[in-house]
Context: one part of a larger RNA
């Protein structure tokens, strides 16, 4: 001197952009954050309403809430406790691997069957919740069938060369599918429909794209006051496992593997683009934003699934908390907001799904505390204001003095103006493109002018932020300047007080009767809505 997720202290006008629990991975009251699909499917309410003398009936509505069933929930979003590590970060390697949704391609979607929840009985609990009997459907589950693909076996062929890897005549074994919506001419049926057709969805290869796993070079903190470390240790055989290598694990079998180039141990620490600093080399650092890891109360563990050993999933112990009728149960904010508690020290229990972007759905659309917005904080950068010209009898007042005067003061007062911010009155966006109705015109697909997709026109319509930004008119110098310093480093000096006393100090140092250093005062100086002081870094 420059920096900061700062924090204290005096101040404090306005507005844009930004950042905002660095401590206790402490414990959490309440609200939210993960659903959605009736174009999978069986089943289905009540409240009003209305008619009717009543009984009942129509509508509410095949709507509400629940089930079965499919995708999601592994994305988003928090935190950094663990980890010194193939965790990370660069570059290879998979001839050792898998990849739902999505894209392009090729083939199919054929015939049968049994249950189950809901629902309806009954029971057993103090609750959470459970047992049972009956009854029904499906894109749910389950046979059969014949492709492919898989698996040993394999004449050939090809390409590598070190195990090998593609392909492939055979004959054997394992093993697929489901259906909905729309729309129609012939034919079939009494009728639903059959049947054609599109969408969409479903199977079972084949290519891709995405994502992920594994492995390998190098790089990636401090200690020797840590020097030996390992028995699944290091290797082979053989088997099991896995999407796949591989002591990953298991049987046998041999004695091996690391180390001063620092093994073992011990501290500490999430890694990196990056940030700060500095001329640069370095050095310090890892809030915010991006990538990649880890972790979800502490520990352990598999289900399910394309993916997980799963933050708002299950199971088991642990420890805390809460209900219990004492027999038994519920719970995880390191998601957003809020509370305690720790600290110096870190925001609302706000608003939209209008955009962007995610999940479901063919859509229309719900659902999103991602995200867009707002709100609080001078927490930081930035910008702008606190007015301008005129005005000398250099007014009063204050200090100072050599008593002449000097300074405050090129100030004020005055007078002419402006009018930013701020106030008030009125107007008032842009972000909005789309999906999605309506109508038209082609095109594409079909028997087909239907329906459906696709383009194009034209026109309906959508804004949380916010009547906000911006603009316009009114009034009006009015409502807006501190704060640290002035001995040398260091821009800035005189006067009282005080007398080694009070006190100052970053380092020299200052004070003991004229103190530019203490303490007031007047003046000056520098910065400025901020200035200082502590703190950490270069």
């Nucleotide at each position: 001197g420059a920096a900061c997720g700062a924090a204290c202290g005096c101040u404090g006008g306005c507005g844009g952009c930004a950042u905002g629990c660095c401590u206790a991975a402490c414990a959490c009251a309440u609200g939210c954050a993960a659903g959605u699909c009736g174009a999978a499917c069986g089943a289905g309410a009540a409240a009003g309403u209305c008619c009717g003398c009543a009984a009942g009936g129509a509508u509410g509505a095949g709507u509400a809430g629940a089930g079965u069933g499919g995708c999601g929930c592994a994305c988003g979003g928090g935190u950094g406790a663990g980890u010194a590590a193939c965790a990370c970060g660069u570059g290879g390697g998979u001839a050792a691997u898998c990849u739902g949704c999505c894209c392009u391609u090729u083939a199919g979607c054929c015939u049968g069957g049994g249950a189950u929840a809901a629902c309806c009985c009954u029971u057993c609990g103090a609750a959470a919740g459970a047992a049972g009997a009956g009854c029904u459907a499906a894109u749910a589950c389950c046979g059969g069938a014949g492709a492919g693909a898989c698996c040993a076996c394999a004449a050939c062929g090809a390409c590598a060369u070190a195990a090998g890897u593609c392909g492939a005549a055979g004959g054997g074994g394992u093993u697929a599918a489901a259906g909905a919506u729309g729309g129609g001419g012939a034919c079939c049926g009494c009728a639903a429909g059959g049947c054609c057709u599109a969408u969409c969805a479903c199977u079972a290869g084949a290519g891709g794209a995405u994502g992920a796993g594994c492995u390998c070079g190098c790089g990636c903190a401090c200690u020797a006051u840590c020097a030996g470390g390992u028995a699944g240790u290091u290797g082979g055989u053989g088997a099991g496992g896995u999407a796949a290598u591989g002591g990953c694990u298991c049987a046998c079998c041999a004695a091996g593997c690391c180390u001063a180039u620092g093994a073992c141990g011990g501290u500490u620490a999430g890694c990196u683009g990056g940030u700060c600093u500095g001329a640069g080399a370095g050095g310090a650092u890892g809030a915010u934003c991006a990538g990649c890891c880890a972790c979800a109360c502490u520990g352990g563990a598999a289900c399910u699934g394309a993916g997980a050993c799963a933050c708002g999933g299950u199971c088991c112990a642990g420890a805390c908390u809460c209900c219990u009728a004492c027999g038994g149960g519920a719970g995880g904010c390191a998601g957003c907001a809020g509370u305690g508690g720790g600290g110096a020290a870190u925001u609302u229990u706000g608003c939209a799904c209008a955009a962007u972007g995610g999940g479901c759905g063919c859509a229309a659309g719900c659902c999103u505390g991602a995200u867009g917005c707002a709100g609080c904080a001078a927490u930081g950068c930035c910008g702008c204001g606190u007015g301008a010209g005129u005005g000398a009898u250099g007014a009063a007042g204050g200090c100072c003095u050599u008593c002449g005067g000097g300074u405050u003061g090129a100030a004020a007062a005055u007078c002419u103006c402006u009018g930013u911010c701020g106030g008030u009155u009125g107007g008032g966006a842009a972000a909005a493109a789309c999906g999605c109705c309506u109508u038209u015109u082609c095109a594409u697909u079909u028997a087909a002018u239907a329906a459906a997709u696709g383009a194009a026109a034209a026109g309906g319509g959508u804004g949380a932020u916010g009547g906000u930004a911006c603009c316009a008119g009114c009034a009006a110098a009015g409502g807006a300047a501190g704060a640290g310093g002035c001995g040398g480093c260091u821009a800035a000096c005189u006067c009282u007080g005080u007398g080694c006393c009070a006190g100052c100090a970053g380092c020299c140092g200052c004070g003991g009767u004229a103190a530019u250093a203490c303490a007031g005062a007047g003046g000056c100086c520098u910065c400025a809505a901020g200035c200082g002081u502590u703190g950490u870094u270069c």